[in-house]
RNA sequence: AAUGAAAAAGGCAUACUUGUCGAAAGACCAGGACGCAAAGCUAUGGGCCUAAGCAGCAAUUGCUGUAUGGCUGCCAAGCCGCCAUUC
Numbered sequence: 001a002a003u004g005a006a007a008a009a010g011g012c013a014u015a016c017u018u019g020u021c022g023a024a025a026g027a028c029c030a031g032g033a034c035g036c037a038a039a040g041c042u043a044u045g046g047g048c049c050u051a052a053g054c055a056g057c058a059a060u061u062g063c064u065g066u067a068u069g070g071c072u073g074c075c076a077a078g079c080c081g082c083c084a085u086u087c
Stems, first nucleotide, its partner, number of pairs: 001086004011036002016031002019028003034073001040079003044076003047071003053066005
């Protein structure tokens, strides 16, 4: 420097569950492992989720739209790094 076939020293942690926060999506703590070679970081582009507020409609707890709320374990992009292999 290239690569991630095999491996895994070290690492992360799906679903689900307790608790807390939140309108929700979701987040955090602990347990738990479906998986992950960037499942490390950043909402920058796309995508997806939600709709408190706002707007419209309706007329009475409704419907529709909308992110300023989220998801990086959806795909890119940027930044940084471990191990192994090859040169």
Molecule: c-di-GMP-I-GGC riboswitch aptamer
Organism: Peribacillus deserti